Background
This is a predicted structure of a 107-nucleotide RNA (SAM riboswitch aptamer (S box leader)) from Thermohalobacter berrensis.
C1' cells in the first nucleotide's frame, strides 16, 4: 500500500497534563474551540477478532464476561459534490455509488 468482507442515525469525562488549532484530502457550507483545540494520560463506551462460561448441537450458532488485541468517546462518515426515483423543474425528500473510518481474513 492493495484486494475481500462486515459495520457506520445507538453508546461514552464537571479529570489531569498541554497550549491553538480542529472537524480524513479537494471544492462550497456548516459547525466546535481561550467558559481552552490538537495531542498525551487517565476514566468511559462498544463488543470486530481472540479468551472463558452456559445453553444447543452432525455442524453452523446463541448468549453472557470484558481477561487480551483493536476500535470508539461533538453534530448521520457534520451535510453537499456522482447516478436513479418521487414531489415536480427554485428546491425539498428517499435509494443507490464513489471516496472514508474501523475489525477480521489474504497479498
Nucleotide at each position: 500500500g492493495c484486494c475481500u468482507u462486515a459495520u457506520c442515525a445507538a453508546g461514552a469525562g464537571u479529570g489531569a497534563c498541554g497550549g491553538a488549532g480542529g472537524g480524513a484530502a479537494u471544492g462550497g457550507g456548516c459547525c466546535c474551540a481561550a467558559u481552552g483545540a490538537a495531542g498525551u494520560c487517565c476514566g468511559g463506551c462498544a463488543a470486530c477478532c481472540g479468551g472463558c462460561a452456559a445453553c444447543a448441537u452432525a455442524a453452523a450458532g446463541u448468549u453472557g464476561c470484558a481477561c487480551g488485541g483493536u476500535g470508539c468517546u461533538a453534530a448521520a462518515u457534520c451535510c453537499c459534490a456522482c447516478a436513479g426515483a418521487a414531489c415536480c423543474u427554485a428546491g425539498u425528500u428517499c435509494u443507490g455509488a464513489a471516496a472514508g473510518a474501523u475489525g477480521a481474513g489474504g497479498u
Annotation:
Its Rfam family is "SAM riboswitch aptamer (S box leader)". Gene Ontology term of the family: regulation of gene expression. The sequence is in RNAcentral, with records from Rfam. NCBI's taxonomy places the organism under Bacteria, Bacillati, Tissierellales, Thermohalobacteraceae, Thermohalobacter.